[in-house]
Context: one part of a larger RNA
Molecule: large-subunit ribosomal RNA, domain II
Organism: mouse gut metagenome
RNA sequence: ACCUACGAGUCACCGUUGCCGGCGAGGCUAAGUGCGAGGACGCACGGAGCCGAAGCGAAAGCGAGUCCGAACAGGGCGCCAUAUAGUCGGCAGUGGUGGACGCGAAACCAAGUGAUCUACCCUUGGGCAGGUUGAAGACGGGGUAACACCCGUUGGAGGACCGAACCGGUAAGCGUUGAAAAGCUUUCGGAUGACCUGAGGGUAGGAGUGAAAGGCCAAUCAAACUUGGAGAUAGCUCGUACUCCCCGAAAUGCAUUUAGGUGCAGCCUCGGGCGAAUUACCGUGGAGGUAGAGCGACUGAUAGGAUGCGAGGGCUUCACCGCCUAUCAAGUCCUGACAAACUCCGAAUGCCACGGCACGAACCCCGGGAGUGAGGGCGCGGGUGCUAAGGUCCGCGUCCGAGAGAGGAACAACUCAGACCACCGUCUAAGGCCCCUAAAUACGGGCUAAGUUGAAGACCAUAACGAGGUGGGACCGCCUGGACAGCUAGGAUGUUGGCUUGGAAGCAGCCAUUCAUUUGAAGAGUGCGUAACAGCUCACUAGUCGAGUGGUCCCGCAUGGAUAAUAAUCGGGCAUAAGUCCGUUGCCGAAGACGUGGAACUGUAGCGUAAUGCUAUGGUUGGUAGGGGAGCAUUCCGCAGGCCGCAGAAGGUCGAUCGCGAGGUCGGCUGGAGGUACCGGAAAAGCAAAUGUAGGU
Numbered sequence: 001a002c003c004u005a006c007g008a009g010u011c012a013c014c015g016u017u018g019c020c021g022g023c024g025a026g027g028c029u030a031a032g033u034g035c036g037a038g039g040a041c042g043c044a045c046g047g048a049g050c051c052g053a054a055g056c057g058a059a060a061g062c063g064a065g066u067c068c069g070a071a072c073a074g075g076g077c078g079c080c081a082u083a084u085a086g087u088c089g090g091c092a093g094u095g096g097u098g099g100a101c102g103c104g105a106a107a108c109c110a111a112g113u114g115a116u117c118u119a120c121c122c123u124u125g126g127g128c129a130g131g132u133u134g135a136a137g138a139c140g141g142g143g144u145a146a147c148a149c150c151c152g153u154u155g156g157a158g159g160a161c162c163g164a165a166c167c168g169g170u171a172a173g174c175g176u177u178g179a180a181a182a183g184c185u186u187u188c189g190g191a192u193g194a195c196c197u198g199a200g201g202g203u204a205g206g207a208g209u210g211a212a213a214g215g216c217c218a219a220u221c222a223a224a225c226u227u228g229g230a231g232a233u234a235g236c237u238c239g240u241a242c243u244c245c246c247c248g249a250a251a252u253g254c255a256u257u258u259a260g261g262u263g264c265a266g267c268c269u270c271g272g273g274c275g276a277a278u279u280a281c282c283g284u285g286g287a288g289g290u291a292g293a294g295c296g297a298c299u300g301a302u303a304g305g306a307u308g309c310g311a312g313g314g315c316u317u318c319a320c321c322g323c324c325u326a327u328c329a330a331g332u333c334c335u336g337a338c339a340a341a342c343u344c345c346g347a348a349u350g351c352c353a354c355g356g357c358a359c360g361a362a363c364c365c366c367g368g369g370a371g372u373g374a375g376g377g378c379g380c381g382g383g384u385g386c387u388a389a390g391g392u393c394c395g396c397g398u399c400c401g402a403g404a405g406a407g408g409a410a411c412a413a414c415u416c417a418g419a420c421c422a423c424c425g426u427c428u429a430a431g432g433c434c435c436c437u438a439a440a441u442a443c444g445g446g447c448u449a450a451g452u453u454g455a456a457g458a459c460c461a462u463a464a465c466g467a468g469g470u471g472g473g474a475c476c477g478c479c480u481g482g483a484c485a486g487c488u489a490g491g492a493u494g495u496u497g498g499c500u501u502g503g504a505a506g507c508a509g510c511c512a513u514u515c516a517u518u519u520g521a522a523g524a525g526u527g528c529g530u531a532a533c534a535g536c537u538c539a540c541u542a543g544u545c546g547a548g549u550g551g552u553c554c555c556g557c558a559u560g561g562a563u564a565a566u567a568a569u570c571g572g573g574c575a576u577a578a579g580u581c582c583g584u585u586g587c588c589g590a591a592g593a594c595g596u597g598g599a600a601c602u603g604u605a606g607c608g609u610a611a612u613g614c615u616a617u618g619g620u621u622g623g624u625a626g627g628g629g630a631g632c633a634u635u636c637c638g639c640a641g642g643c644c645g646c647a648g649a650a651g652g653u654c655g656a657u658c659g660c661g662a663g664g665u666c667g668g669c670u671g672g673a674g675g676u677a678c679c680g681g682a683a684a685a686g687c688a689a690a691u692g693u694a695g696g697u
Stems, first nucleotide, its partner, number of pairs: 001697006011098013026051003032045005055062002065077004101239002104236001108229006119203009128193001130162003133158001137154006166190003171186004205221001208216002242631006252265005266372002268369006279358001281356006292345001293343002299339002303335005310328002312325004375400010405416003420598004425594003431588003434573003440585001442584006453575002465560002469557010486544005492517003497511003523538001527536002599621009632686001634683005642676003651670008
């Protein structure tokens, strides 16, 4: 891992609701007793007691009333009324109390068992090769007044030294389903000591022991192990078993020692009641202060200019007065503009009421059963945040959730569209029609030259800005009286304007009636240049040439800006259209629609009734949690002293067939002795999952 078997809403009592049945203002017996019997039962008796028929009061108590009260006041709860219904049993749903659907703690408590491991202690034994060092003391010699002291020899001290046994366990390697639930190899520490060790004994669980690490106390220790309380508790996790049919949620509000739980409400379902009260649209009439807008209409805020109450500063003065201002500034005027908590104004929607119209159930009320109470994406209106987030918090809508199908390369929520079943039928939606790949290498007209592009959006990032790219449009100049570009020629004179300056001559700088003259035209000069001149050039003019030329703005497509980490790319191939814009006609394309056949549910009408029946005609049938309905199978019981069975039961296996399905029936083979219809009853009643349990492979 697979297979097989086992494996989870049960039972008792007490409530409550529904259905079925008996009796009914009543209903029922319990224990017990008698009789009977075939299998724990049947029949009869038994009225104790319980529920109901009357309530009110705390109660005594009174009673269609009663309680509070002084009350014949008032009020509370009742009675009356059209309208008193209960009770017993069975079954089903559900609540409560119990282990209460199953498995699962970490723990708590009690009584016991443990010191053959290990910690410490007590008693009594044992062990430590070999080598080294050489303390005190002693003796001899020297030395001292005497000591001290010095030297030699002797001596043999030490938690002394080196190092086996022994005890340990420093470092590395190996081992890590090991040779081993702690080892092996090399290396290393102690090795006469606070040393190691044998045997016997002692200390016990909130206790022991501890040269202290929360260490050790039998491979277990921040409280051992065994059994019991015990099926502890688990608002937590996991699991929870056959089929088909109908409906179908929620992830919200309020509260919560509450936030992943729960209560009530909301939303779902089932039964009953009431019937159109609901909903959509149309019409009419309303309330309102949002979007917008506005502010010489308020409250505030606010940019520039004009004026300048008042203030500051300066001058003046004995003081008053007065004058001035590169300052601040009320108010007013002109121009402009802002506000969720501003409004002189003010929509669209939505909301309310009434009337009409449409509809096949819809609203509302009572009762049984729930689940949900982590939501999420997208669009729109907002708050928050950075007008950040696949962010967060509200509102309206939608989809996913619980929704399959088609498109989008792939992709819960984007686009199209809501899957009852069958069909090798038809038409379409979004989106597509060169190949991959179904359908146009379709048609007409533009644009693009960048492989731009071939990207609706998210997944997958742009822009400011720059540019004689290119196409289109608008407006304004110049132009056959010859424009624009090129070429030829001119571009002068007063004058080197004045000032400044060493110099300043068009061209360092300053000044200005930047003037005048000659001209076809020519600036007191556009740039280069010189120390200053000179020189080159431009504006401007003529000639030549012969038709357009220059500027500004707007729009389309394109261009630079353009940058990321494993190989690139529009999904790919590739494409100058197979890109892009406008227009046209076809086609493809889905579980959509239609066609044909079939199934189930349901409304209406008719017929009929024991009925869920028949006929006609409409509608419906995605679905998680969840509610409701109808069935299949297994085991046992009654029917059954029956029926089936050696002329072959159960079981196994292969095939055929019936049923939407769970499953059923029949036949062959196997098997070798039991099985059990119909109709009912009762459950140890259905497995893929629980790191499920056991066995097998």